Bacterial RNase P class A from a Deltaproteobacteria bacterium, 397 nucleotides, folded computationally. Rfam family: Bacterial RNase P class A. It is annotated as a ribozyme.

[in-house]
RNA sequence: UAGAGUAGAACAAAUGGCCGCUGCCUUGCCAUUCGGGCAAGGGGGAGGAAAGUCCGGGCUCCACAGGACAGGAUGCUGGGUAACGCCCAGUCCCGGUGACGGGAAGGAAAGUGCCACAGAAAGUAGACCGCCCGAUACUCAGUUCACUGAGUGCCGGGUAAGGGUGAAAGGGUGAGGUAAGAGCUCACCAGUCCCGCCGGUGACGGCGGGAGCUAGGCAAACCCCAUCCGGAGCAAGACCAAAUAGAGGAACGUUUAAGGGUGGUCCGCCCGAGUUCCCGGGUAGGUCGCUUGACCCCGAUGGCAACAUCGGGGCUAGAUGAAUGGUCAUUGUCCCGAAGUCCCGCUUACAGCGGGACUUCGGGAAACAGAACCCGGCUUAUGGGCUGCUCUAACAU
Numbered sequence: 001u002a003g004a005g006u007a008g009a010a011c012a013a014a015u016g017g018c019c020g021c022u023g024c025c026u027u028g029c030c031a032u033u034c035g036g037g038c039a040a041g042g043g044g045g046a047g048g049a050a051a052g053u054c055c056g057g058g059c060u061c062c063a064c065a066g067g068a069c070a071g072g073a074u075g076c077u078g079g080g081u082a083a084c085g086c087c088c089a090g091u092c093c094c095g096g097u098g099a100c101g102g103g104a105a106g107g108a109a110a111g112u113g114c115c116a117c118a119g120a121a122a123g124u125a126g127a128c129c130g131c132c133c134g135a136u137a138c139u140c141a142g143u144u145c146a147c148u149g150a151g152u153g154c155c156g157g158g159u160a161a162g163g164g165u166g167a168a169a170g171g172g173u174g175a176g177g178u179a180a181g182a183g184c185u186c187a188c189c190a191g192u193c194c195c196g197c198c199g200g201u202g203a204c205g206g207c208g209g210g211a212g213c214u215a216g217g218c219a220a221a222c223c224c225c226a227u228c229c230g231g232a233g234c235a236a237g238a239c240c241a242a243a244u245a246g247a248g249g250a251a252c253g254u255u256u257a258a259g260g261g262u263g264g265u266c267c268g269c270c271c272g273a274g275u276u277c278c279c280g281g282g283u284a285g286g287u288c289g290c291u292u293g294a295c296c297c298c299g300a301u302g303g304c305a306a307c308a309u310c311g312g313g314g315c316u317a318g319a320u321g322a323a324u325g326g327u328c329a330u331u332g333u334c335c336c337g338a339a340g341u342c343c344c345g346c347u348u349a350c351a352g353c354g355g356g357a358c359u360u361c362g363g364g365a366a367a368c369a370g371a372a373c374c375c376g377g378c379u380u381a382u383g384g385g386c387u388g389c390u391c392u393a394a395c396a397u
Stems, first nucleotide, its partner, number of pairs: 001393008011383001013331007021045002024042007047368001051379002054377005059233004071229005076090005091105001092103004106224002111222002113218003128163002130159005136153008171189006190214001192211008237288004248278005259271004295314008333365014
């Protein structure tokens, strides 16, 4: 210098004008039995993911002596945490020259099952071609004339060396051995299991010895093993409580008229069998739950880290058919183009080419997306920049 890897902190606009939305507070007016309505002013008003609702927890109600079955989830080791399927640090395997990235990573010598197509055979393996042995028929050749040799066909066997099929065919190389072959035997190597020693908390690693000679893959098929898990969710749940209807109770009353209408009141007249009150549950509606919490920031200490402890400081939506917006101007950020100045590299040098910084002018861009009880994660969507560290290649010292 070029290319690459990885980690991190943030920002996703600011100010002002105008027009709007929604809670809270204050004031005024109106209406009042309660609830309220209107206007003005002040002050507050989304996110890094508020999202998907995929995990885990808090909180609330219900259930619950204890145990087992069923069902679900998780699945290398150690740690962190309220908890987790999350995070951190490691082990092993795979990919990469490397920085680094990825892995549902227990058990297939408990059992059952499956392994497409091709292929003879897909698992207690298997005989299609080939190779070998035996028997037999034919042909040819030889001759000692009924035997030998060769070839072809057929039959019975042996064989996993070789060919062929396949993702996969029961270790690899060499030697011995055999009719031909084969871990059949031996040496070395690979792998599995067992034992011992050393290192590590552990997964595991290193070394040495032994065994049988070798065991295919799939558990994201059933299954086995180990660990964990009660259910429903803020429409949880608690409280207040109209109108109407009504269970229950009390009082008065049913022609000796309670009550209602008319009416300022009484009488009168008309209607008249119910009227009034209390009260449980509870609908509409309202209030609480509701935002101060495993919270955030800074510092110190412990720890490789996740994280924990201590000290100081801070807290700014709480709506409920659901508000948090629009527009204009200026500024800021970034991108593109043009011009100018300066610097670096190639070049002997000018010119030229490439790159960078600053200034001016013009044009453009700003995404994904909207809280609904709260929190920790994961996943997904998304704009343009910044910073640190590391690796590879070339060059220079």
Taxonomically the source falls in Myxococcia (Bacteria, Pseudomonadati, Myxococcota).